[in-house]
RNA sequence: AGGUGGGGUAGAGGCGCGGGAUUCAACAGUUCCUGGACGAGUUCGAGAGGCGAUGACGCCAGGGAGAAGGGGAGACCGCCGAAGCAGGUAAUAUUCUCGGUAUUAUCUGCUGGUUCUGCAGUUAAGAACUGCAGGACUGACUCAAUAAACAUCCCUAUUUAUUGAGUAGCGCUAUCUCAUUC
Numbered sequence: 001a002g003g004u005g006g007g008g009u010a011g012a013g014g015c016g017c018g019g020g021a022u023u024c025a026a027c028a029g030u031u032c033c034u035g036g037a038c039g040a041g042u043u044c045g046a047g048a049g050g051c052g053a054u055g056a057c058g059c060c061a062g063g064g065a066g067a068a069g070g071g072g073a074g075a076c077c078g079c080c081g082a083a084g085c086a087g088g089u090a091a092u093a094u095u096c097u098c099g100g101u102a103u104u105a106u107c108u109g110c111u112g113g114u115u116c117u118g119c120a121g122u123u124a125a126g127a128a129c130u131g132c133a134g135g136a137c138u139g140a141c142u143c144a145a146u147a148a149a150c151a152u153c154c155c156u157a158u159u160u161a162u163u164g165a166g167u168a169g170c171g172c173u174a175u176c177u178c179a180u181u182c
Stems, first nucleotide, its partner, number of pairs: 002181010014080001016079004022073003032063005041051003044099005083111012112138011140167010151156001
């Protein structure tokens, strides 16, 4: 001066990821109220409980007119396993039990990122999201081939670019430090 391993710091990918308030569409002329007629069930599923012939559920007419969850947008904030998904466990909520669903915490596993198509699911939904499958684009590293540049007699090495293939973020780049090797 190099190589390898551990630890730290700072960064890169790009329609990059996530987030409370704000705003917009939609939910919906729905929930609700009144009246009419019908006539026995109704609730996320089962059982119980509740409500219901003092007429439930659903239908028609009139009145008046929402909300929650979910979604889009610019500014702001936190970031680059950012974050998301699947499954298990526990707690909370849904009238009670079981299940389901939602939220939070935790464990295991998967995913580099964006996007499109098909099927399925969630949902009010042609939105959006998720899972599976199949494509496209793109970044990083590795290998191979080619070309150029530099050093150079040549071989060879290095850098850049193109093409092809492969891999995964406990990755990659830069840098500091410790240890070790030559």